[in-house]
Predicted 3D model of a 351-nucleotide part of an RNA (small-subunit ribosomal RNA, central domain) from uncultured Chloroflexus sp.

Context: one part of a larger RNA
RNA sequence: CUGGGCGUAAAGCGCGCGCAGGCGGUCAGGUAAGUCUCGUAUGAAAGUUGCUGGCUAAACUGGCAGAGCGUGUGAGAAACUGUCUGACUAGAGAGAAAUAGAGGGAAGUAGAAUUCCGGGUGUAGUGGUGAAAUGCGUAGAUAUCCGGAGGAAUACCAGAGGCGAAGGCGGCUUCCUGGAUUUCAGCUGACGCUGAGGCGCGAAAGCGUGGGUAGCGAACGGGAUUAGAAACCCCGGUAGUCCACGCUGUAAACGAUGUACAUUAGGCGUUCGGAUGCGUUGAGUAUGUGAGUGUCGGAGCAAACGCGAUAAAUGUACCGCCUGGGGAGUACGGUCGCAAGGCUAAAACUC
Numbered sequence: 001c002u003g004g005g006c007g008u009a010a011a012g013c014g015c016g017c018g019c020a021g022g023c024g025g026u027c028a029g030g031u032a033a034g035u036c037u038c039g040u041a042u043g044a045a046a047g048u049u050g051c052u053g054g055c056u057a058a059a060c061u062g063g064c065a066g067a068g069c070g071u072g073u074g075a076g077a078a079a080c081u082g083u084c085u086g087a088c089u090a091g092a093g094a095g096a097a098a099u100a101g102a103g104g105g106a107a108g109u110a111g112a113a114u115u116c117c118g119g120g121u122g123u124a125g126u127g128g129u130g131a132a133a134u135g136c137g138u139a140g141a142u143a144u145c146c147g148g149a150g151g152a153a154u155a156c157c158a159g160a161g162g163c164g165a166a167g168g169c170g171g172c173u174u175c176c177u178g179g180a181u182u183u184c185a186g187c188u189g190a191c192g193c194u195g196a197g198g199c200g201c202g203a204a205a206g207c208g209u210g211g212g213u214a215g216c217g218a219a220c221g222g223g224a225u226u227a228g229a230a231a232c233c234c235c236g237g238u239a240g241u242c243c244a245c246g247c248u249g250u251a252a253a254c255g256a257u258g259u260a261c262a263u264u265a266g267g268c269g270u271u272c273g274g275a276u277g278c279g280u281u282g283a284g285u286a287u288g289u290g291a292g293u294g295u296c297g298g299a300g301c302a303a304a305c306g307c308g309a310u311a312a313a314u315g316u317a318c319c320g321c322c323u324g325g326g327g328a329g330u331a332c333g334g335u336c337g338c339a340a341g342g343c344u345a346a347a348a349c350u351c
Base pairs, nucleotide, nucleotide: 004322005321006320007305008304012319014201015200016199017198021194022193023192025088026087027086028085029084030083031082033081034080035077036076037075038074039073040072041071042070049065050064051063052062053061054060091191092188093187095184096183097182098181099180103177104176105175106174107173108172109171110154115149116148117147118146119145120144121143125136126135162169163168206247207246208245209244210243211242215241216240220236221235222234223233258318259317260316261315262314263313266296267295268294269293270292271291272290273289275287276286277285278284300307301306324351325350326349333344334343335342336341
């Protein structure tokens, strides 16, 4: 100096990109910084350990040896790490050919429905509930037909289905655009993994400016319920929900499970490829195979629940985080924000 953990007990950053750092494939040669061996110098005394002297014993004091094992220096070794040189292709990437997809941005457009407006028919109710009432309606509602306006969301297809790093994404068309998978093995030749800081993205609500507002609807008003009813139910209804631009930066941002790689029985589904065989006009079908996504389950793991090739199994690399409950994710300080507030983050005290 190291040792335990993080699905549910405390604990995986909401997600990505990535500088520094850490770690890093195969072969050959050089080097000798790390590493190892030997020598040498030094590492004061006291202390420590062993032996021993004095002393009753210890403290104390004297002697010898060892240990502490570091540093400098000389010589040597070359497996491993580093470094230099050359080579390689299994990692990674580029290329070619194909494939699926609500992946993202912009513009346009369609039909159904709700609401409102105008007109027609028509007359006394309608609406709502557990039951009612408020409400709406003879100034003609509800119902029904025709026409128009406007906003928002896209039934069926639709699937435990697909895509995306996450948040998330669903009518149709066009334009711009990111990623993934499969096949080929002609190209580059370790170009890789992780990633403190940093940068970016980030549901809903909220904020700023300007628009828009059909439905829904915090607040608010009314009607009920009730002992009361600041609620649940009903009638209304403003912010908001929508758009543009800018901010906010948080969620049970969840798989409550960090990222990457490798290894380790099986069974049954499903999505998208590709191969071979059979059958072919076609649809199809069988068996391998690649990528995803489910379910059951073996070994193993686990406190149990359960996980189980999409691991919570077995290993490696790197990052983040935890250390009794409350006080408290609070105060103070710092920093970010227009604000709301965010991030960082204690202690006294108490059990």
Its mean pLDDT, the model's own confidence on a scale to 100, is 85.